[in-house]
RNA sequence: GUAGUUCAUUAGAUGAUCACUGCACAGCUUGAAAAAGUUUGUGGAGAGGAAAGUCCGGGCAAUAUAGGGCAUGACAGUCGCUAACGGCGACCGGGGGCAACCCUAGGGAAAGUGCCACAGAAACGAAACUACCCGAGCAAUCGGGAAAAGAUGAAACGAGUGAGGUAAGAGCUCACAGCAUGCCAUGGUGACAUGGUGCGAAGGUAAACCCUGUCAGUUGCAAGGAGGCUUGCAUAAAGGGCGGCUCGUCCGCAGGCCGAUAUCCGCUUGAUCAGGCAGGCAACUGCUUGGCUAGAUAGAUGAUCAUCCACGACAGAACCCGGCUUAUCGAUGAACUGCCAAA
Numbered sequence: 001g002u003a004g005u006u007c008a009u010u011a012g013a014u015g016a017u018c019a020c021u022g023c024a025c026a027g028c029u030u031g032a033a034a035a036a037g038u039u040u041g042u043g044g045a046g047a048g049g050a051a052a053g054u055c056c057g058g059g060c061a062a063u064a065u066a067g068g069g070c071a072u073g074a075c076a077g078u079c080g081c082u083a084a085c086g087g088c089g090a091c092c093g094g095g096g097g098c099a100a101c102c103c104u105a106g107g108g109a110a111a112g113u114g115c116c117a118c119a120g121a122a123a124c125g126a127a128a129c130u131a132c133c134c135g136a137g138c139a140a141u142c143g144g145g146a147a148a149a150g151a152u153g154a155a156a157c158g159a160g161u162g163a164g165g166u167a168a169g170a171g172c173u174c175a176c177a178g179c180a181u182g183c184c185a186u187g188g189u190g191a192c193a194u195g196g197u198g199c200g201a202a203g204g205u206a207a208a209c210c211c212u213g214u215c216a217g218u219u220g221c222a223a224g225g226a227g228g229c230u231u232g233c234a235u236a237a238a239g240g241g242c243g244g245c246u247c248g249u250c251c252g253c254a255g256g257c258c259g260a261u262a263u264c265c266g267c268u269u270g271a272u273c274a275g276g277c278a279g280g281c282a283a284c285u286g287c288u289u290g291g292c293u294a295g296a297u298a299g300a301u302g303a304u305c306a307u308c309c310a311c312g313a314c315a316g317a318a319c320c321c322g323g324c325u326u327a328u329c330g331a332u333g334a335a336c337u338g339c340c341a342a343a
Base pairs, nucleotide, nucleotide: 001339002338003337004336005335006334007333008332009331010330012308013307014306015305016304017303018302020046021045023043024042025041026040027038028037029036030035048314052325053324055323056322057321058320059319060220061219062218063217067247068246069245070244072216073215074214075213076212077091078090079089080088081087092106093104094103095102096101107211108210112209113208114205115204116203124158125157129150130149132145133144134143135142136141160176161175162174163173164172182197183196184195185194186193187192224265225264226263227258228257229256230255231254232253233252239251240250241249272291273290274289275288276287277286278285279284309312
């Protein structure tokens, strides 16, 4: 210089005016006060990296602080992280790349059942189309042997090569090579790796049923909470407790009047953010210092103007977090790899 790999940051800037939603202070009004209201003033705050899809997980709330069983669903190498996860990190095995690095639906097929299109003789039961060998026959052909060769197919009975052996053949025998489960040794927390030993039971498919293990009750902030008085029935049945079934367990039920149909709470201080220190390869965790950063309820976050530049993408909170996935004009930084050139 060029081609890449993996992470991270940013998401037009500055100023002025007007408008909108909260907050603080002051003013004003009501009130004895507490406090409440407010078309007033001043000050300060006001969307995201994905706020999105609602696909997982958790908090929170109601129902038993959700219990047993069946059914159903999700997940599946090992060790960790975490509030939890189907997420994340590191590693192991497999695959791709010259490399940096990337991908991985990665339990069980000696529990059982099913399936394996077409072609082919035959698709897991074992059998035998052509060829081969022996016998009979003039011959066509028939009887027997064998499973090495051919043909078909994604896959051919499941042990590769050579030698012996034989009528022809075959792990039938031997040598070498190879090998899932098993056993031993060494290393590792472990998945597993390396070496040895022994064996000759072995087709594929679990993204087919199924088996094994782990986890999951249901409903979602329109959750849910915030009054007074009184009547009738009942003491156990019925009914109800938001789920597919069931067991178990818990709860008395139904009205009338006043008030209200609204307001307040939930609602944003939190598994929080930033800096520092410490532990860990990392995910992450602990300690410490500092900060407060939308909270609406018809739903605010906008408009205009000026200057500048690289001319601005995807996109808008509605209970809150952790992930995943998808969308995104551009710009920038860091680490690493290959190739070329020069010193």
This is a predicted structure of a 343-nucleotide RNA (Bacterial RNase P class A) from a Candidatus Saccharimonadota bacterium. Its mean pLDDT, the model's own confidence on a scale to 100, is 77. The gene name in the source record is rnpB. Rfam family: Bacterial RNase P class A. Rfam classes the family as a ribozyme. The RNAcentral record of the sequence draws on ENA.